RNAcentral holds the sequence, with entries from ENA.
A computed fold for a 1454-nucleotide RNA from an uncultured bacterium, annotated as small-subunit ribosomal RNA.
């Protein structure tokens, strides 16, 4: 020294993104009171009008002007001096001794300080200035004359200076003026400032590795202020480079600044300090000092100016303009002050500076007002309408004046001996006066992250830093209320550090996440065993220099206060001295032996090369035997075979590999190595302990070895077998399977150098509990000996496991534990192990190895389910085993689809389709067409006429429309009140309109499957386990036993109901044994029986007997009406399917209000080429039919059921008892029993369809009801592929009721008759339950995911080329100019002099060397660009297939 968000269904690791922070020379939005103090062109070292930014001295010197009479006073161009090298500016270029830091010799240093000594005597020009005359200008020439502190010459000048070893030689000065100073020459020393060298420190790139000719060095010379290859001849051949030379890229460096716990990273604005530049370039003058920012000279680009012959010019000085750009200020005062130049001084000069101005850029202080003020105004928002909330906020009241305005005072800053002097400025400050008076925004609000609701919007417009929001209820987008944060600011954006330990010295990692080089030898380097002396370099401390101020810290001080300034102080730490310590590292000497080697004896082994040598098998060849077939597959094809295969005997050839021994066994660095045997050969382990005496570990580069495959040249080929081809198999099938088969596998020489080359684990060495196998050697026990056995040691290899470690999973003396040394290797995921370059290679390739872009992840490991063409173990009419069906036919019915003015609407795999609908002619009706209403058909609440209410007329399909009569009601406390009701107006009704993916509430389903959980414990870092797995059992997580679990809970059972047996009450409407009647339980009697409805009993694995573990439990047995749940039925866990329903029925929101409401009348849900589902009748003889006969349950009946009796062939009408029902009534139960017929036919089977006549019901059967009689008599002879139901009173087959309903049953719910077959078993199909295993799945396999290949878009590689920029070389030309030379011209001072000259020197000019730019050629090196072309990448819904994850349907990778 704070984290957080995000891969998951969860988890925990890994590991990236992203975020809260701090800062900024910023800038953009928006907004915007005031002050201090600071900062402001980061870009175009772009281009610059215009003004200023460097001058001064008359006390060096002449002259000129100007005023004055003069002295004098100003002024002005020059000569001369000093200063223009200093301040200013800006960072181009530099990767260097440039910069920092420390030192160090071979040097200079104007002005300044202190010393010492001097300043003599002379001479010659010359600019101004005058004159003459050239140019447009800049600016020249000539001539005359002229001053000096300008220039020369002599003298003098030492132990003092400079040469030289010496002798010896050589070099100065200037004077002014206002007489006291200032200067000048010489020289010694000081200070300052500067040149110069050297340690060490100073970015990135090795896909830049080799560089280098003045290079490295000597001798000598030149040069320079000084070393020095600085610069030359000669000679040598040397420097420098992996500790990164060289090239490229990028950069001024630094005190410091920002960050950060530090450590470190990043910067190098503003202030300082050093460099380096000044249009580009090259150059040298003067000078103490420049190679010179406001100097010169040449070259070039450019820009003006001309009279075209020439000139002139350089804002990276302050302003300032244009340009560039997101972007940075005024052409401002003043030298008052700090500094600086000149001067003796006054001064004067200064855009250095000091002030102002501009901008919220940035830091810091202040305001926008206090106090008071309702159970809470208005107004907005929001509401469950009750409210709550803006909000003490506001109004009111009462107080104050920072700030503001207006007046008034008014500084310090100033230092001079007085005086005088302030740009800022009438400012700071201080007093009055005047008024809350002049003053708030900006962002945010889904988590991170502080702060919520409406409204609109409807994957749209839009937001987003990451995660992600929006597809009608959006706290995530807009707005609006409220609310949160910060404030004269807020926000975004752009940068850097922070978090990031996410490059890890502090402080990471490499078995499975990225990461151990294939293995091994070795170089450099890294480390390195005992014991001793010595050295002192690391290494420790002490002293002593230094790291410039300024800043940072800490004390304090000035501004009201802060920012800011200023004063004192001090610490780590760097270098460098210097004097010591000596334990540790080093380093030297001289020793040990425990490390390592030798050597001596032994010993095991597929270690390695080479050569001989053996058999089994296989093929092929010959002959023998023999006959139709053989092979081959899932099944079969190709093939092979009568020309005689295959099978068999027996002879032969041939290559490759060595069964059995045999083994988590052996050996070897690794790769690898297996028949015997013989040569040569490595290396290990054991026992001794004689010798060496640390030789030892690692190992960057480098070497060597290195599976298959492939490569080359040459053999070699028997079986295998890429490629190519044949059958198959499939939608396809360029696979998988067959049939054959070539490269190649073998042998010999070379190259290749790579593997999932694995133990995914680098090599050495030490240390730290154990068990147990093996495979080598030693020793001891035991035994007479030996072996077997037993104990102990080294060494190899295994398994288990303890602490420890670890994300887990696992490692665990063979470490993945502790520790040391050394190497390699990683830093998201994709691009890509690619491109581009080098290297190596015949070649394939291989090594080295990126980047654009582009994802919010990619992974590890474990969890829990799901899942599986993994696996086990069990269940269910699941299959099988049976018995009837469906699918064909014909109608019923429902649904697709069609159709329609509508065929309302809803259900859609099982879990929709005879469903909702227990019943659509009108109603229903939601649906269409046509006509009507508009407070409505219906509720409530206001007003109001009127009794309500009934009769009745015209119209019109009805609704409705326009009338006509009749009639005064009921309660009452006499106020009123209730109901009704025509009519007003409003709130409001109303809607089967929408969303079942707002919902509640019912249902359906897996599935009556055995299951789903919980508390507490215990284990895990964690998600979870555990319990509940197991080991038996059970219909059942039923029980029982075990067990780190113990316990509960919903669920299973069980209570509840019906059935089946007895008992008990009870006896009508029921019953009738005996009595007694009758037609008859009719009637009396009676309740025993049936029955009926109450109420108990009874079944519990209770008993016995095998099994079982002495247990659950199982089998069999008894009794029993019933026996292991007696049947049947109701009961339906946690959840799943956003599963069904807004059309029962509730209900958010949204929509509709003369219509999406309502009311009528009609018409539709009943259409009809089809398809499908699910019934019904059939097909017929076990049947059909006609006649007789026989026997239930269980329900329903008053707008009902209806007996009897009459009428019809019937259907049904008329009548009309009875019963509101154990009384009556529906109500003949059929199947089945006899008897007859029918005799296998489209029939005497079947009934469709059709006519005709009837009959019910209803307001009305036309679309469109049933139901009767006659008549007609389709299809259709038992049903393909498929497919359902049923296990016992089931099927199956027969009939009966019943709801609904006016009426309408094949339909749905009940009732009973008659009543079967079959289960051997669980491979298989479906479904499900438990344990396990995988897995890339989790929306969970209807999962997930590849690659081609078609669009589109991105960036990129290759590309004939094309066209730019850097660099260096070569060779041309060569400007200034310095050097050298030439002596060609000119020349005052000096010497000489014959006075003509001459010399010294000086200038000029020629020529050489050097040289910028420039030209010419080739070459490195980057960059744009380029037809065409490569892959890549992203993308919602294309295309083809199905590799890949389950045995992924051929295990899967390299």
């Nucleotide at each position: 020294u704070a984290g957080a968000g995000u891969u998951u269904g969860a988890u925990c690791c890994u590991g990236g993104c992203u975020c809260a922070g701090a800062a900024c020379g910023a800038a953009c939005g928006c907004u915007g009171g005031c002050g201090g103090c600071a900062g402001g062109c980061c870009u175009a070292a772009c281009a610059c009008a215009u003004g200023c930014a460097a001058g001064u001295c008359g006390a060096a010197c002449g002259c000129c002007c100007u005023a004055g009479c003069a002295a004098u006073a100003g002024g002005g161009a020059g000569u001369g001096g000093c200063a223009g090298a200093c301040g200013g500016g800006u960072g181009a270029g530099u990767a260097a001794c440039g910069c920092g830091u420390g030192g160090g010799a071979a040097c200079c240093u104007u002005c300044c300080c202190a010393g010492u000594g001097g300043u003599a005597c002379g001479g010659a020009a010359u600019a101004g200035c005058c004159c003459a005359g050239g140019g447009a200008a800049a600016c020249g020439u000539g001539g005359a004359g002229u001053a000096a502190u300008a220039c020369c010459g002599u003298a003098u000048a030492a132990u003092a200076c400079c040469c030289g070893a010496a002798a010896g030689g050589g070099g100065a000065a200037a004077g002014a003026u206002u007489u006291a100073u200032c200067g000048c020459c010489a020289u010694u020393g000081g200070a300052u400032g500067g040149g110069c060298c050297c340690g060490c420190g100073u970015c990135g790139g090795a896909u830049u590795a080799g560089c280098u000719a003045g290079u490295u060095g000597g001798u000598g010379a030149g040069g320079u202020a000084a070393u020095g290859g600085c610069u030359c001849a000669c000679c040598a051949a040397g420097g420098c480079g992996a500790c990164g030379a060289u090239c490229c890229g990028u950069a001024g460096c630094u005190g410091g600044u920002c960050u950060g716990a530090g450590a470190g990273g990043a910067u190098g604005a503003u202030c300082a300090g050093c460099c380096a530049c000044a249009c580009u370039g090259g150059g040298a003058c003067u000078g103490a000092g420049a190679c010179a920012c406001g100097g010169c000279c040449c070259a070039g680009a450019c820009u003006c100016c001309u009279a075209c012959g020439g000139g002139a010019g350089g804002c990276a000085g302050c302003a300032g303009u244009g340009g560039g750009g997101a972007a940075u200020a005024u052409u401002g005062g003043g030298c008052a002050a700090u500094g600086g130049g000149c001067g003796a001084a006054a001064g004067c000069c200064u855009g250095a500076c000091c002030c102002a101005g501009c901008c919220a850029u940035g830091c810091c202080g202040c305001g926008u007002g206090a106090g008071u003020g309702a159970c809470g105004a208005a107004g907005g928002c929001c509401u469950u309408a009750g409210g709550g909330u803006u909000g003490u906020a506001a109004a009111c009241c009462u107080c104050u004046u920072u700030u503001g305005c207006u007046c008034g005072g008014g500084a310090a800053g100033a230092a001079g001996g007085c005086a005088g002097u302030g740009a800022c400025g009438g400012u700071a400050c201080c007093g009055a006066g005047c008024g809350a008076a002049u003053c708030a925004g900006c962002c945010u609000c889904g988590g991170c992250u502080a702060a919520c609701u409406c409204c609109g919007u409807g994957c749209c417009a839009g937001c987003a830093g990451c995660c992600g929001c929006g597809g009608u209820a959006a706290u995530a987008c807009g707005g609006a209320g409220g609310a949160g944060g910060c404030a004269a600011g807020c926000g975004u954006u752009a940068u850097c550090c922070g978090g990031a330990a996410u490059c890890a010295u502090u402080g990471g990692g490499c078995g499975u996440a990225a990461a151990g080089a294939g293995u091994c030898c070795g170089u450099a380097g890294g480390u390195g065993g005992c014991a001793a002396c010595g050295c002192a370099a690391g290494u420790c401390g002490g002293c002593g220099g230094u790291c410039a101020a300024a800043g940072a810290c800490c004390g304090g001080a000035g501004c009201u206060u802060a920012a800011c300034u200023c004063c004192g102080g001090a610490g780590c730490g760097g270098c460098c001295g210097u004097g010591g310590a000596a334990a540790c590292u080093g380093c030297g000497u001289a020793g040990c032996u425990a490390g390592a080697g030798u050597c001596c004896g032994g010993u095991a082994g597929g270690g390695g090369u080479a050569g001989c040598g053996g058999g089994a098998a296989u093929u092929c060849c010959c002959a023998g035997u023999g006959u139709a077939g053989c092979g081959g597959u899932g099944a079969a094809a190709u093939g092979c075979g009568u020309a005689g295969a295959g099978a068999u005997u027996g002879g032969g050839a041939a290559g490759a590999a060595c069964a059995u021994c045999g083994g988590u066994g052996g050996c070897g660095a690794a790769a690898g190595c297996g028949c015997g045997c013989u040569a040569c050969u490595g290396g290990g382990c054991c026992g001794g302990a004689a010798c060496u005496g640390a030789c030892a570990c690692u190992g960057a580069g480098g070497g060597a070895c290195g599976a298959a495959a492939g490569c080359u040249a040459g053999g070699g080929g028997a079986g295998c077998g890429a490629a190519a081809g044949g059958g198959a198999u499939u939608a396809g099938a360029u696979a998988c399977c067959c049939c054959g088969g070539u490269a190649g596998u073998c042998c010999u020489g070379g190259c290749a150098g790579u593997a999932a080359a694995c133990g995914g684990u680098g090599c050495g060495c030490g240390c730290u509990u154990g068990g147990u196998g093996u495979g080598g050697g030693c020793g001891g026990g035991u035994u007479c000996a030996g072996a077997c056995c037993c104990c102990g040691u080294c060494c190899g290899u295994g398994c288990c496991g303890g602490a420890g470690c670890u994300a887990a999973c696992g490692c665990g003396u063979u470490a993945a534990g502790c520790g040391c040394g050394c190497c390699g290797c990683c830093u998201g995921g994709g691009a890509a192990g690619u491109a581009c370059g080098g290297u190596c290679g015949c070649a394939a390739g291989a090594u080295u190895a990126a980047a654009a872009c582009u994802c919010a992840a990619a992974g590890a490991a474990a969890u829990u389910g799901a899942c599986g063409g993994g696996g086990g173990c069990c269940c269910g009419c699941a299959c099988a085993a049976g018995c009837g069906g469906u699918g064909g036919a014909g109608u019923a019915u429902g649904u697709g689809g069609u159709u329609u003015a509508a065929u309302u609407c809803g259900a859609u795999g099982c879990a929709a389709c005879g469903c909702g609908a227990a019943g659509a002619a009108c109603c229903u009706u939601a649906c269409c067409a046509a006509g009507g209403c508009u407070u409505g058909a219906c509720a409530u609440g206001u007003c109001c006429a009127g009794g309500a209410u009934c009769c009745u007329g015209c119209u019109g399909a009805g609704a409705g429309g326009c009338g006509g009569g009749a009639g005064u009601g009921c309660c009452u406390u006499c106020g009123g009140g209730a109901g009704c009701g025509c009519g007003a107006a409003c709130a409001c009704a109303g809607g089967u309109g929408g969303u079942g993916c707002a919902u509640g509430g019912c249902u359906g389903u897996c599935g009556u499957c055995a299951g789903c959980u919980c508390g507490u414990g215990u284990c895990g870092u964690g998600a979870g386990a555990u319990g509940u797995u197991g080991g038996g059992u059970u219909a059942a997580g039923u029980c029982c036993c075990g067990c780190a679990a113990c316990g509960a809970g919903c669920g299973c059972a069980a209570c509840c109901c019906a059935c089946g047996u007895c008992u008990u009450u009870a006896g009508u409407u029921g019953c009738c044994a005996g009595c007694a009647u009758u037609g008859a339980g009719u009637u009396g009697g009676g309740c025993a029986c049936u029955c009926u409805a109450g109420a108990g009993a009874g079944a519990c694995u209770g008993c016995c007997g095998g099994g079982g573990a002495c247990a659950a439990c199982u089998c069999g047995g008894a009794g029993g009406a019933a026996g292991g749940u007696g049947u049947g039925g109701a009961c339906g866990a946690c959840g799943u399917c956003a599963a069904g329903u807004c059309a029962u029925c509730a209900u958010g929101c949204c929509c509709c209000u003369u219509a999406c409401g309502u009311c009528u009348u009609g018409g539709g849900c009943u259409a009809c080429a089809c398809a499908c589902g699910u019934c019904c009748u059939a097909c017929a003889a076990u049947g059909c039919u006609a006649c007789g006969g026989a026997c239930a349950g269980a329900g329903g009946g008053c707008a009902g059921c209806a007996a009897g009796c009459c009428a019809g062939c019937g259907a049904u009408g008329g009548u009309a008892a009875g019963c509101a029902a154990a009384u009556c009534c529906c109500a003949u139960a059929a199947a089945c029993c006899g008897u007859g017929g029918c005799u296998c036919a489209g029939u005497u089977c079947a009934g469709a369809u059709u006519g005709c006549a009837g009959g019910c019901u209803g307001c009305a059967a036309c679309u469109c009801g049933c139901c009767u009689g006659c008549a007609u008599g389709a299809a259709g002879g038992c049903g393909g592929a498929a497919u359902c139901g049923c296990u016992a009173g089931u099927a199956a087959u027969c009939g009966c009721a019943g709801g609904u309903c006016a009426g309408c049953a094949u339909a749905c719910u009940g009732c009973g008759g008659u009543g079967a077959a079959u289960a051997c078993g669980u491979u298989c199909c479906c479904g499900g339950g438990c344990c396990u295993u995988g897995u890339a799945c989790a929306c969970a396999c209807c999962g997930c995911c590849c690659g081609u290949c078609a669009c589109a878009c991105c960036a990129u590689g290759g590309g004939a080329g094309u066209u730019g920029g850097c660099c260096a070389c070569g060779c041309c030309c060569g400007a200034a100019g310095u050097c050298g030379u030439u002596a060609c011209u000119c020349u005052a001072a000096c010497c000489g002099u014959u006075c003509g000259c001459g010399g010294a020197g000086g200038a000029g000019g020629g020529c050489g060397c050097c040289g910028a730019a420039g030209g010419c050629a080739g070459g490195g090196c980057u960059g744009a660009u380029g037809a065409c072309u490569g892959g890549g990448g992203u993308g919602a819904a294309g295309u083809c297939g199905u590799a890949a994850c389950a045995a992924g349907g051929u295990a899967a990778c390299c």
The prediction has a mean pLDDT of 85.